[in-house]
RNA sequence: AGUGGCGGACGGGUGAGUAACAUUUAGGAAUCUACCUAUUAGAGGGGGAUAGCCCGAGGAAACUCGGAAUAAUACCGCAUACACCCUAAGGGGGAAAGCAGGGGACCAUUAGGCCUUGCACUAAUAGAUGAGCCUAAAUCGGAUUAGCUAGAUGGUGGGGUAAAAGCCUACCAUGGCGACGAUCCGUAGCUGGUCUGAGAGGACGAUCAGCCACACUGGGACUGAGACACGGCCCAGACUCCUACGGGAGGCAGCAGUGGGGAAUAUUGGACAAUGGGGGAAACCCUGAUCCAGCCAUGCCGCGUGUGUGAAGAAGGCCUUAUGGUUGUAAAGCACUUUAAGCAGUGAAGAAGACGUAAUGGAUAAUACCCAUUAUUGAUGACAUUAACUGCAGAAUAAGCACCGGCUAACUCUGUGCCAGCAGCCGCGGUAAUACAGAGGGUGCGAGCGUUAAUCGGAAUUACUGGGCGUAAAGCGAGCGUAGGUGGUUCGUUAAGUCAGAUGUGAAAUCCCUGGGCUCAACCUAGGAACUGCAUCUGAUACUGGCGAACUAGAGUAGGUGAGAGGAAAGUAGAAUUCCAGGUGUAGCGGUGAAAUGCGUAGAGAUCUGGAGGAAUACCGAUGGCGAAGGCAGCUUUCUGGCAUCAUACUGACACUGAGGUUCGAAAGCGUGGGUAGCAAACAGGAUUAGAUACCCUGGUAGUCCACGCCGUAAACGAUGUCUACUAGUCGUUGGGUCUCUAGAAGACUUAGUGACGUAGCUAACGCGAUAAGUAGACCGCCUGGGGAGUACGGCCGCAAGGUUAAAACUCAAAUGAAUUGACGGGGACCCGCACAAGCGGUGGAGCAUGUGGUUUAAUUCGAUGAUACGCGAGGAACCUUACCAGGGCUUAAAUGUAGAUUGAUAGGUUUAGAGAUAGACUUUCCUUCGGGCAAUUUACAAGGUGCUGCAUGGUUGUCGUCAGCUCGUGCCGUGAGGUGUCAGGUUAAGUCCUAUAACGAGCGCAACCCCUAUUGUUAGUUGCCAGCGAGUAAUGUCGGGAACUCUAGCAAGACUGCCGGUGUAAACCGCGAGGAAGGUGGGGAUGACGUCAAAUCAUCACGGCCCUUACGUCCUGGGCCACACACGUGCUACAAUGGCCAGUACAGAGAGCAGCCACUUGGCAACAAGGAGCGAAUCUACAAAGCUGGUCACAGUUCGGAUCGGAGUCUGCAACUCGACUCCGUGAAGCUGGAAUCGCUAGUAAUCGGAUAUCAGCCAUGAUCCGGUGAAUACGUUCCCGGGCCUUGUACACACCGCCCGUCAAGCCAUGGAAGCUGGGGGUACCUGAAGUCGGUGACCGCAAGGAGCUGCCUAGGGUAAAACUGGUAACUAGGGCUAAGUCGUAACAAGGUAACC
Repeated sequence: AGUGGCGGACGGGUGAGUAACAUUUAGGAAUCUACCUAUUAGAGGGGGAUAGCCCGAGGAAACUCGGAAUAAUACCGCAUACACCCUAAGGGGGAAAGCAGGGGACCAUUAGGCCUUGCACUAAUAGAUGAGCCUAAAUCGGAUUAGCUAGAUGGUGGGGUAAAAGCCUACCAUGGCGACGAUCCGUAGCUGGUCUGAGAGGACGAUCAGCCACACUGGGACUGAGACACGGCCCAGACUCCUACGGGAGGCAGCAGUGGGGAAUAUUGGACAAUGGGGGAAACCCUGAUCCAGCCAUGCCGCGUGUGUGAAGAAGGCCUUAUGGUUGUAAAGCACUUUAAGCAGUGAAGAAGACGUAAUGGAUAAUACCCAUUAUUGAUGACAUUAACUGCAGAAUAAGCACCGGCUAACUCUGUGCCAGCAGCCGCGGUAAUACAGAGGGUGCGAGCGUUAAUCGGAAUUACUGGGCGUAAAGCGAGCGUAGGUGGUUCGUUAAGUCAGAUGUGAAAUCCCUGGGCUCAACCUAGGAACUGCAUCUGAUACUGGCGAACUAGAGUAGGUGAGAGGAAAGUAGAAUUCCAGGUGUAGCGGUGAAAUGCGUAGAGAUCUGGAGGAAUACCGAUGGCGAAGGCAGCUUUCUGGCAUCAUACUGACACUGAGGUUCGAAAGCGUGGGUAGCAAACAGGAUUAGAUACCCUGGUAGUCCACGCCGUAAACGAUGUCUACUAGUCGUUGGGUCUCUAGAAGACUUAGUGACGUAGCUAACGCGAUAAGUAGACCGCCUGGGGAGUACGGCCGCAAGGUUAAAACUCAAAUGAAUUGACGGGGACCCGCACAAGCGGUGGAGCAUGUGGUUUAAUUCGAUGAUACGCGAGGAACCUUACCAGGGCUUAAAUGUAGAUUGAUAGGUUUAGAGAUAGACUUUCCUUCGGGCAAUUUACAAGGUGCUGCAUGGUUGUCGUCAGCUCGUGCCGUGAGGUGUCAGGUUAAGUCCUAUAACGAGCGCAACCCCUAUUGUUAGUUGCCAGCGAGUAAUGUCGGGAACUCUAGCAAGACUGCCGGUGUAAACCGCGAGGAAGGUGGGGAUGACGUCAAAUCAUCACGGCCCUUACGUCCUGGGCCACACACGUGCUACAAUGGCCAGUACAGAGAGCAGCCACUUGGCAACAAGGAGCGAAUCUACAAAGCUGGUCACAGUUCGGAUCGGAGUCUGCAACUCGACUCCGUGAAGCUGGAAUCGCUAGUAAUCGGAUAUCAGCCAUGAUCCGGUGAAUACGUUCCCGGGCCUUGUACACACCGCCCGUCAAGCCAUGGAAGCUGGGGGUACCUGAAGUCGGUGACCGCAAGGAGCUGCCUAGGGUAAAACUGGUAACUAGGGCUAAGUCGUAACAAGGUAACC
């Protein structure tokens, strides 16, 4: 190597398939089981082959073939055989093998026989173990899968298996499964358990353990006790490899390892030392099972990276109010410790069997051999340079990650500037970001931390425990009724549910409890409990169920009575509209916000008479009636359903609900046939309008009506399913009944309906409240964020329209309900205001002035810019102002301080250049106690900015608005936001006051207090006054004097609805009431609540931040702010006779004045000039004008009007060119009272007339602010416009109507549906073909025979063909949907949303 035996069916891996042929739990009967245990019996005697080996042959190889010889516990007969099997009950059939150790007697051929022990063998029984089969229950989603099934269900005969069975076959029957979900489709190994959760549950099924399935894909059998077999065989297929092209080989879902894929997952390690398995008598051999080691912070647990002390609170960093704070006892420094790591040494447990030796016992004839027990010797370690222990040295070798807006512990600076970026949700970022990025600091965890993905929880957010459905999502449109669910009273029985006990089971592990072992812990381990389940047995019988018997309270039947638009059919009546015919009659009718289209002289409309036809039924008529709902209305008749009530009789639970099913079901619509008066989609015309495919008007067809048939939906609503029972009341109304009485149009009670309010209770609130949305029970339907969408696809129904059932992708962080406070309304009620009305005068037209816009410019500086900007900041721009522009200069002008340096000059004066700023030249000159002072120059810091941000701010101001409001404390109401008070009835200018009142009080506002003014008194009389007395003058308070008057300016009085009358509870109102100077806040001013407008102002001022620093600072000259086609605002002057011009003449108040006001005189036509008195002012300075008197002009572009232009001047000022005012002469424009529109004013007001002042050299002032003179008209009233206040109502608004918001179109992106087609997939059916193989048949060839080769039949994997169905992908084109800062067109909705909205 080979023959033979046993094992390769265990162990190890994986989860593809599998929704039941599996699994789990509990049972069952018709079975097998090698090795193992026990028992019984046996093992006699023969035979023929064959491999290895040897000799040959073929082939590249794999391998194969031929010849000869041979052994066995390999193989085959014969004998024997039961307790085994078959049987027709007579009988028949069937087995074996030896090997090894030892040995006394006996035999013996010296092989041995024989005996004995051990192992092996044969037949059989029983056990144990393992396996096969059957039953029940449980085990994911989809009904847009509803019917499935032909060996299918059962029987008989036969076959077959280890075994029951349609497991297979022939015949017969027609069954079987299914709404308690069959069939089909999708997904999935199942369980013990794991995670989570209070539990019930939900999700999952890694590791460990049990079961199943699979082994490249599919089929098949062989061997065997066991397989249809991971490392066996045959066939088919795909793939890979070898080849000499003929043919062969292979199967890591074993352990390592490789490639690929991927976000991602380890070493081609050691050992059989232990545990276990196989073989063997054993030694021993095999074992990627296993035990160990290696890699990985992947997880759990433990440990370390030092400890104590240390304030000058060091340095550095960061912040800062620049003082300080913080990092921080932290560091350094000082004193200690040495775990872990490092180095060195010592060094376990895990090892006991087995094998030897000895002893004892069993077996035996036996002290051999063998078996068992005890004692004992020496061996056996992969891990292992192990654990552990000891020594050495030194703080030495050892800290990160996330976060810091809220949730959520932890804050500042810088950078950035809706950029870059962050983000779990809300959200942050547009120049002061605790949210981005960095830094400092802090917080949390820590050898980890954070992110991502996933599961459960919170989530009572699928609600069994434990939810809901009037309005938030949700009651089928309504009935009848099948299955199902639920069901009145009493008795008996049963024991299914239910309850109790016992038994079996519920594997171990896990979880829990108590112990034990590793230094602790994680971890390991022992015991207990638990495993809430299932099954069996026994018992209990209240309740539920089953069965039986009875009852009448539920339900029903019979009888009387009653009300009713209940339904169907037939008939009939009157009013009205329209049309037709005729009469009368004449020019319009009709319609509207106003009109037009339309009708009408061919006779309308109006009116009268007659007729036709269709539809609908006034009054009664009513939160009245009837009906299941939809719905039902003149009257009569016929047929018919239901309801209520009364009294008796009968049946005896006959009941309730109701998935599917079925019937009814408004309007519109559809089909066929009629009918058609009125009305009226579509359509036409007229209007309206920017448009008007609408609202309005004139017409008008389907339709509306009838018959028959469809449709099956509505905001089909009480947005409230049906049935039953219970639970305070009050007031109506309809139908029936009983009782009482005064007999009525009465009262009480009761019952069935139908309404209003309300208690308890319920409800998020609103509200409901015996007609429940209360308290309970029964059953059904429905809901689970908004949109997409009640849509797509599929099914069913329909003639169609469409209905019903009904998703997903995608997208958003909301959508919704009820109530609250505001705001708003082309909602309502009340009230007020020069808001309208009634009046007066203006603006808008002209010219000019002034401001603004625009344009222009080098610059036209900036701001204000609806009301609340625009004669505003500016109460005064030629230079200056001035901020702007051009040009020329300076680097610090001016102020201040500190520190350092230098000097005794600069400055001043004169002069030159220049446009000037400035630059140059000449000249003159400090004090001192010698410390310095003074002054100047220079350097650094510091300055300077009318640069930005009024959206970082202070302050100031405007406006609502001088409107009457805005709040608080306590109490009360409400879950709350909030309300009450503050509302109501009166009243007021007023939240002013009164009354009432769950409110009682209070505050800021109102009013009053303050100032001016109107009257009087008193005090005081100068610069004011002058009656009386005196003096004087041409004349004047001029003078003496006076203190009466006026006036001045102090004090006081007065006015308070106090008095009267009326009304009223009161507050208060009314009264040409009285009185009074004044009468009802006398008139005016100052005074402006809480707040609104991110209102205005960084250019008055102040100030945070940012920006510039030889300039965005500062100086100077010139220019500009004054431009000019134009538009707007505010004004002046006018257009004339109530006037212009000329002449004469009268009367104020307030204010101002010395660089001023200026009398008076002279000159000039005048502006003004030259002189010159008075006055720092009740002393002086200023003609008031309109008015009045007289004259002139006579209605015209003028004797109006004065612009513009020409000329000549005056004044201020350094200077009037750009760019001043005034004067004179000349010129003499527009304009003849102003379109649409719009402003002011209610009494000393409007209108009109002049005067003064501030600013200021002068003045563009016609502006602003004051002052007086003259001096009206009108108000019926609150309908309307505007604004405001209070109450109420609606709201989809809250940035609050300048709000919100809808749809088409256009653009981009995304997902989806349809679609001619194109291309896949799995499954089924039919037919064709058909390997290997079992089984059946045959077998002329081989074999003595048994049998076999071969051939053949059935079945069949696979392959092919065909027609369908199902399900994906993709697609020209197409449809709608969603999303997207600033697109287009309109304005549909929210308010009465401007036509109420919606179905």
A computed fold for a 1399-nucleotide RNA from an uncultured bacterium, annotated as small-subunit ribosomal RNA.